[in-house]
RNA sequence: UGAGGACACGGCGAUGGUGUCCGCCGAGGCGCUACGCGCCUGAACCGCCCGACCGGGCUGAUGGCCCCUGACAAACC
Repeated sequence: UGAGGACACGGCGAUGGUGUCCGCCGAGGCGCUACGCGCCUGAACCGCCCGACCGGGCUGAUGGCCCCUGACAAACC
């Protein structure tokens, strides 16, 4: 200096939240009143089908599960 692995921590998984499990990603730079803060950039991520565009069709508040919240529909009181 480069690559890989493990642990810890952080981030992410097409519309909100807690818990839990699973998966994925993880770096760099600049500035300042400087051991902290701010800013910029990067990764994971940003739904599916008809080849693309046009046009058309479709599922879902979950990555999975329980629950809560919101929306819609039906039934009963």
A computed fold for a 77-nucleotide RNA from a Chloroflexota bacterium, annotated as Fluoride riboswitch aptamer (crcB RNA motif).
Its mean pLDDT, the model's own confidence on a scale to 100, is 78.
The model forms 100% of the base pairs in the Rfam consensus.